């Protein structure tokens, strides 16, 4: 330098044009003598970021930032 991907919960990731979810983590109860395991209930998210189409954008379309793979 050029072509490409993805960016979403503390983590690893799903998801779709009509405002979000799962697995582990966390908290609380039950359970047990206590621990682990179970089970139930909760919590947590400006969906990277500007701008635009849209009645309605995480999601389509732009510019940017930070990672990544590739080729030179």
């Nucleotide at each position: 330098g050029a072509a490409g991907g993805g960016a979403u919960a503390g983590c690893u990731c799903a998801g779709u044009g009509u405002u979000a979810g799962a697995g582990c983590a966390c908290a609380u109860g039950c359970u047990u003598a206590g621990c682990a395991u179970g089970c139930a209930u909760g919590a947590g998210g400006u969906c990277c970021u500007g701008g635009g189409u849209u009645c309605a954008a995480u999601c389509c379309c732009u510019g940017g930032u930070a990672c990544c793979u590739u080729c030179a």
Notes
RNAcentral holds the sequence, with entries from Rfam. The RNA shown here (transfer RNA) has 72 nucleotides and comes from Vicugna pacos. It matches the Rfam family "tRNA". It is annotated as a transfer RNA. The organism belongs to Vicugna, within Eukaryota.